[in-house]
């Protein structure tokens, strides 16, 4: 000082865990400004019956809580593999020179 091949390091790619967000799935959730059903009571009608409709109940919305098997979407000091890249030190051979 040059040649090879290796680990190893970079970029990307790809798979897997592993955390987050979406959806999904359960539960809560409406004085009134939603909705059904609407006791009492109210109008309306001569009756029959109608007709609005408070509280209470119901299923829900917005919205909060929870739950992971499912999908989806993001993340990287995570694991693997994987093309390409590297005079950046390391390893190991060969060659030549002083």
């Nucleotide at each position: 000082u040059u040649c090879c091949g290796g680990a190893g390091c970079c970029c990307g790619c790809g798979c897997a865990a592993c955390g987050g967000g979406c959806g999904u799935c359960u539960c809560c959730g409406a004085a009134u400004c939603g909705g059904g059903u609407c006791a009492g009571g109210g109008c309306c009608g001569a009756a029959a019956g109608g007709c609005a409709g408070c509280a209470g109940c119901c299923a829900u919305a917005a919205g909060g809580a929870g739950a992971u098997c499912c999908g989806u979407u993001c993340g990287g000091g995570u694991g693997c593999g994987u093309u390409g890249g590297u005079g950046c030190g390391c390893c190991g051979g060969g060659a030549g020179g002083a």
Notes: Bacterial small signal recognition particle RNA from a Candidatus Sumerlaeota bacterium, 98 nucleotides, folded computationally. A source record names the gene ffs. RNAcentral holds the sequence, with entries from ENA. Its Rfam family is "Bacterial small signal recognition particle RNA". About the family: The signal recognition particle (SRP) is a universally conserved ribonucleoprotein involved in the co-translational targeting of proteins to membranes. Rfam classes the family as a non-coding RNA gene. NCBI's taxonomy places the organism under Bacteria, Bacteria candidate phyla, Candidatus Sumerlaeota.